[in-house]
RNA sequence: UCAGUCGGCCGGGCGGCCGCCGCUUUACGGCGGAGGAAAGUCCGGGCUCCACGGAGACACGGUGCCGGAUAACGUCCGGCGGGGGCGACCCCAGGGAAAGUGCAACAGAGAGCAGACCGCUUCGGCGCAAGCCGGAGUAAGGGUGAAAGGGUGGAGUAAGAGCCCACCGCGCGGGUGGCGACAUCCGCGGCACGGCAAACCCCACCGGGAGCAAAGCCGAAUAGGAAUGGCAUCGGGCAACCGAGAUCCGUCUUCGGAUUCGCCAUUCGGGUUGGCUGCUUGAGGCGAUGCGCAAGCAUCGUCCCAGAGGAAUGGCCGCCGCGCGGGAGAAAUCCCGCCCUACAGAACCCGGCUUACAGGCCGGCUGAUGCU
RNA sequence: GACUUCGUAGCUCAACUGGAUAGAGCACCAGAUUUCGAAUCUGGGGGUUGCAGGUUCGAAUCCUGCCGAGGUCG
Numbered sequence: 001u002c003a004g005u006c007g008g009c010c011g012g013g014c015g016g017c018c019g020c021c022g023c024u025u026u027a028c029g030g031c032g033g034a035g036g037a038a039a040g041u042c043c044g045g046g047c048u049c050c051a052c053g054g055a056g057a058c059a060c061g062g063u064g065c066c067g068g069a070u071a072a073c074g075u076c077c078g079g080c081g082g083g084g085g086c087g088a089c090c091c092c093a094g095g096g097a098a099a100g101u102g103c104a105a106c107a108g109a110g111a112g113c114a115g116a117c118c119g120c121u122u123c124g125g126c127g128c129a130a131g132c133c134g135g136a137g138u139a140a141g142g143g144u145g146a147a148a149g150g151g152u153g154g155a156g157u158a159a160g161a162g163c164c165c166a167c168c169g170c171g172c173g174g175g176u177g178g179c180g181a182c183a184u185c186c187g188c189g190g191c192a193c194g195g196c197a198a199a200c201c202c203c204a205c206c207g208g209g210a211g212c213a214a215a216g217c218c219g220a221a222u223a224g225g226a227a228u229g230g231c232a233u234c235g236g237g238c239a240a241c242c243g244a245g246a247u248c249c250g251u252c253u254u255c256g257g258a259u260u261c262g263c264c265a266u267u268c269g270g271g272u273u274g275g276c277u278g279c280u281u282g283a284g285g286c287g288a289u290g291c292g293c294a295a296g297c298a299u300c301g302u303c304c305c306a307g308a309g310g311a312a313u314g315g316c317c318g319c320c321g322c323g324c325g326g327g328a329g330a331a332a333u334c335c336c337g338c339c340c341u342a343c344a345g346a347a348c349c350c351g352g353c354u355u356a357c358a359g360g361c362c363g364g365c366u367g368a369u370g371c372u
Numbered sequence: 373g374a375c376u377u378c379g380u381a382g383c384u385c386a387a388c389u390g391g392a393u394a395g396a397g398c399a400c401c402a403g404a405u406u407u408c409g410a411a412u413c414u415g416g417g418g419g420u421u422g423c424a425g426g427u428u429c430g431a432a433u434c435c436u437g438c439c440g441a442g443g444u445c446g
Base pairs, nucleotide, nucleotide: 001368002367003366004365005364006363007362008361009360010359012320013319014318015317016316017315018314020033021032022031023030024029035343039354040353042352043351044350045349046348047211048210049209050208060207061206062205063204064203065079066078067077068076069075080094081092082091083090084089095202096201100200101199102196103195117142118141119138120137121136122135123134124133125132126131150168151167152166153165154164169191170189171188172187173186174185175184176183177182215277216276217275218274225268226267227266228265229264230263231262233244234243235242236241245260246259247258248257249256250255284303285302286301287300288299289298290297291296321340323338324337325336326335327334328333373445374444375443376442377441378440379439382398383397384396385395391429400416401415402414403413404412422438423437424436425435426434
């Protein structure tokens, strides 16, 4: 210099004028006023109410290497294993296929207790010969396929084959190191046990439900509910009360049962519109120190930083600053013009993930090339 | 706030217990027929299966994340 990789940060600053929202003040006035994602609502919690004796089981849903962080997580950090890259570095839903069920189109002889099309070898028969037919052996080679029941090399054989041997792979047992995932070494086994669980399933762990329109408080009118008293109608009784009466049901009558229903007054409780609380001091921000590889944790100091209702946070100007374009200049630099623009926008509150984003800044590391 | 369904050719729909060139009708284009059209017959073109990743030998189909469109409840 070129190419690349990883991480972090900013999202204009200051001032003036005019507005908007909240709190405060008798008033003048004072103080505060969007984000890194406030977004999607994809996970996890706080909070509130409902349900529930404890524990467990079943069903359903989710998570899935190991250790740590955390209030918790599907998040984060550090490792392990596998894959990709020359490398920095990146990616992995990464438990179980020797519990069971299932799936594998087409091609191919054979595709799940494997199989023999071509080929190779040998025997028998026929034939002058080339060769043909039949039996037996074989799975090395060819061919099909994503996948053909270990791989490479040797020995061996009629030809071949884990039939045998060495190494590698796989499985089992043991030793050593590590908290562990795992790594490594030794011995044994001739290979039995292929793939798919983001197919059903099995194993382990986690999960009660709803959501601030949660929930609590205060409580208009009207309508409806309950209690008490009076009046509704009469008869009996001094009175308490009793009977008739009214309405409904048993199909009607008789008879039986239930209600005291209708009007007025007073009181009570539920509850709608509405108002208040919940509401923003919180797993909070910033700084320092200590511990830790890190995520993070602890201690100390300091700060208070929107909270309302369909809901404010805006506009103009000046200076500085970033960028772009043009011009002058050898250069440093100067002048003019444009622009400040992206994504977006709180609605109970936090921790994450994911997605969107004009323009810009900083740092670590890798490869190649050149120069000293 | 809570939940749910869908996205395939210009339009309407198939193929959704994974299986290879994704199919049908209408529409479009060409030819035949006709004096010329319509209708009819024959042939043909047209698809990144909303997008991006992943699982798998293989994805329209399964999984994850986005984008878009509708619907339900309080």
Molecule: RNase P RNA; transfer RNA
Organism: Alphaproteobacteria bacterium